This is a predicted structure of a 74-nucleotide RNA (transfer RNA) from a Streptosporangiaceae bacterium. Rfam family: tRNA. About the family: Transfer RNA (tRNA) molecules are approximately 80 nucleotides in length. It is annotated as a transfer RNA. Taxonomically the source falls in Streptosporangiaceae (Bacteria, Actinomycetota, Actinomycetes, Streptosporangiales).

């Protein structure tokens, strides 16, 4: 140069196909339990989904460019 893959709370991950609008672990923070600390139970905060534009009543999800890591080949 060309192809190809991932980017969604702090961290790993799902949801994209088939457009109706965000979920699971783990962490985290508060309260009960305990002398205490882990365990447990009960409550809660934390993502405008890489970034810009566009389609459309409606976009994580189609499209179109851009960025960043990875892989592949030249």
């Nucleotide at each position: 140069c060309g192809g190809g893959a991932u980017g969604u709370g702090g961290c790993g991950c799902a949801g994209c196909u088939u457009g109706g609008a965000a979920g699971c672990g783990c962490g985290c923070c508060u309260g009960g339990u305990u002398u205490g600390g882990g365990g447990c139970c009960a409550g809660g905060a934390a993502g405008c989904c890489g970034g810009g534009g566009g389609u459309u009543c409606g976009a994580a999800u189609c499209c179109c460019u851009c960025c960043a890591u990875c892989c592949c080949g030249a």